[in-house]
Molecule: SAM riboswitch aptamer (S box leader)
Organism: Actinomycetes bacterium
RNA sequence: UGCUCAUCCAGAGGGGUGGAGGGACCGGCCCUGUGAAGCCCCGGCAACCAUCUCGGUGUGCGUUUCUCGCAAUCCUGCGAGGCGGCCGAGGCAGGUGCCAACUCCGGCCUGAGGCCAGAUCGGUCCAGGAAAGAUGAGGG
Repeated sequence: UGCUCAUCCAGAGGGGUGGAGGGACCGGCCCUGUGAAGCCCCGGCAACCAUCUCGGUGUGCGUUUCUCGCAAUCCUGCGAGGCGGCCGAGGCAGGUGCCAACUCCGGCCUGAGGCCAGAUCGGUCCAGGAAAGAUGAGGG
């Protein structure tokens, strides 16, 4: 850098430095000299991954080079348990992440949808979905 999957209406900020931007992009609307971004220190939130515990796992996950029993001349097969995997709940806080506003809102599509306007085009609101983005995990 691109791919796949999951999540995105919850939650959590102080100090120092710095000195004008920031909220991904575009439009809107906001934040910001009562000090933006960036960097440093300390604190916090959450629980994706890792780790630990408990419960479940069926006709239907894997393991017989984990154990026991049974069958068979052998290869092997069947049943029970264990372990792993998977599912659920809880603990911890090691690897990340995050700490204005729903991902700040919209952008594209759908709707005999509501309202405004009206000859039509249209504007606006609402609902659903997508796209894009962010974060994590996995693999290339």